The RNA shown here (THF (Tetrahydrofolate) riboswitch aptamer) has 99 nucleotides. The sequence was found by an Rfam model in a public genome assembly. Model confidence (mean pLDDT): 80 of 100.

RNA sequence: CGCAGAGUAGACGCUACAGCGUUAAGUGCCAGAUAGACAGGGAGUUGCUAUUUGGACGAAGGAUUCAGGUCCGCGGUUCUAGUGUCGCAUCCCGCUGCU
Numbered sequence: 001c002g003c004a005g006a007g008u009a010g011a012c013g014c015u016a017c018a019g020c021g022u023u024a025a026g027u028g029c030c031a032g033a034u035a036g037a038c039a040g041g042g043a044g045u046u047g048c049u050a051u052u053u054g055g056a057c058g059a060a061g062g063a064u065u066c067a068g069g070u071c072c073g074c075g076g077u078u079c080u081a082g083u084g085u086c087g088c089a090u091c092c093c094g095c096u097g098c099u
Base pairs, nucleotide, nucleotide: 002098003097004096005095010086011085012084013083014082015081016080018078019077020075021074022073029055030054031053032052033051034050035049036048040093041092042091043090061072062071063070064069
């Protein structure tokens, strides 16, 4: 010099726990704004995430109880834990192995 490789944040699936909604919030979709993260170092997008504004669409309730409530459901629902899969857009340098 060349070849190969490791590793993060995070995203998603499944299971369990605890919630929220079922008087429709949330989720998902479109557009805008702002911010953040992106392997050990630097740079970093038209990609990713979060917040927010606007827009379109849109739902599964039931049983029981005098009642409060309880129970069974439902929601592309939220959080936490476990587990699995994927995992630097890209560029430069570094690290490990081989030659």